This is a predicted structure of a 266-nucleotide RNA (Bacterial large signal recognition particle RNA) from a Candidatus Zixiibacteriota bacterium. Rfam family: Bacterial large signal recognition particle RNA. From the family's description: The signal recognition particle (SRP) is a universally conserved ribonucleoprotein involved in the co-translational targeting of proteins to membranes. The family's RNA type in Rfam is non-coding RNA gene. The source organism's lineage runs through Bacteria, Pseudomonadati and Candidatus Zixiibacteriota.
């Protein structure tokens, strides 16, 4: 060096998560690289780190190590953006106070402010009206076995008779009672006004007289300030979300380099 037969090793790997830790089932990314059973309130192990069983390749392009590249997910993480809370330079609307005050109206045939007077308003007496009260008068239906009236059949009584007496029922009319439109009278009042009279501090309203002599009413709009009633709100602080850039560890596939057995025969 060649041939034959074995063994180690391999027959996917990784991320997050879980775990004292390791691996697995499950999830995710790569990628195509055996089969059966077990396994998430989990299954099996102990730094030699899935357990049990079966099968294939087998010293290398296939196994091991290092480096390069880098899919991928994880962690940290600032800007920007979004959002919550606090406070809020300033602005708008509203409201309020003061000032100003347009159009317009009244005014020298006298404004505003006064004075005295007379009224009103207000209180009250008398009267009047209204309202209320069947309270009375008045009108009407009904209405008394007897203790109301009239007339009294029958019957009763008196009388010799003629006649008379009392009187029930019935009939008629009434009393108490009952109903009530209008009217009259009476009683009453937190009603009222064209009545008569008395009172009246002030305020308010009206009238005429008078002093005085030019304002008065009204209020669109504007200015300044207050209020915080409401809305917007620059910029600020803290928190949260999402997280470019950046950083950390891990890292499949791929590439490069290196490394690694045994036996027999020629």
């Nucleotide at each position: 060096g060649c041939g034959u037969g074995c063994u180690a090793a391999g027959c996917g790997g990784g991320g997050a998560g879980u775990u004292a830790g390791c691996g697995g089932u499950g999830c995710c990314c790569u990628g195509u690289a055996c089969c059966c059973g077990g396994a998430a309130c989990c299954c099996g192990c102990u730094a030699u780190a899935c357990c049990g069983g079966g099968g294939c390749u087998g010293a290398a392009c296939c196994c091991c190590c290092a480096c390069u590249c880098g899919a991928g997910g994880u962690c940290g993480g600032u800007a920007a953006c979004u959002u919550u809370u606090a406070a809020g330079c300033g602005g708008g609307c509203g409201u309020u106070a003061u000032c100003u005050g347009a159009u317009g109206g009244c005014g020298u045939u006298g404004a505003a402010c006064g004075g005295a007077c007379g009224g009103g308003c207000c209180u009250u007496g008398c009267g009047c009206a209204a309202c209320g009260g069947a309270c009375g008068g008045c009108c009407g239906c009904c209405g008394a076995a007897c203790c109301c009236c009239g007339u009294c059949a029958g019957g009763a009584c008196c009388g010799g008779a003629a006649g008379g007496u009392a009187g029930c029922a019935g009939c008629g009319g009434u009393a108490a009672g009952u109903g009530g439109a209008a009217u009259c009278g009476c009683c009453g009042u937190g009603u009222g006004a064209u009545g008569c009279g008395a009172g009246u501090c002030a305020a308010c309203c009206c009238g005429g007289c008078u002093g005085u002599g030019a304002g008065c009413c009204g209020g669109a709009g504007g200015a300044u300030g207050g209020c915080u009633g409401u809305c917007c709100a620059a910029a600020u602080a803290a928190g949260a979300g999402c997280c470019a850039a950046c950083g950390a560890a891990c890292g499949a596939c791929a590439g490069u380099g290196g490394g690694u057995g045994c036996a027999c025969g020629c």